[in-house]
RNA sequence: CGGGGCGUGGCGCAGACUGGCAGCGCGCACGGUUCGGGACCGUGAGGUCGGAGGUUCAAAUCCUCUCGCCCCGA
Repeated sequence: CGGGGCGUGGCGCAGACUGGCAGCGCGCACGGUUCGGGACCGUGAGGUCGGAGGUUCAAAUCCUCUCGCCCCGA
C1' cells in the first nucleotide's frame, strides 16, 4: 500500500442479504418461594447500533467517507 472479516445494554451474541416498535442468554435491581442461601418463578432498569455524511415517508440494515481490532497478500 491492496484485499477481507468484525464493531449492537456491564459481558457474550442475534437481527443486516429481503429497510418498517432494537431482541436473546448471562449479569444487575426488586418481589415471590426458603429458617436463611442456592436453584426456580415473576417484574423491571439499562443500548438508539464505532463516528460523520447521504438516499428514503422511514436506516443497525442501502451508498460514501472515516476510526479501532484481527486475518491475508505485497
Predicted 3D model of a 74-nucleotide RNA (transfer RNA) from an Acidobacteriota bacterium. Its mean pLDDT, the model's own confidence on a scale to 100, is 84. The sequence was found in a public genome assembly. It matches the Rfam family "tRNA". Rfam classes the family as a transfer RNA.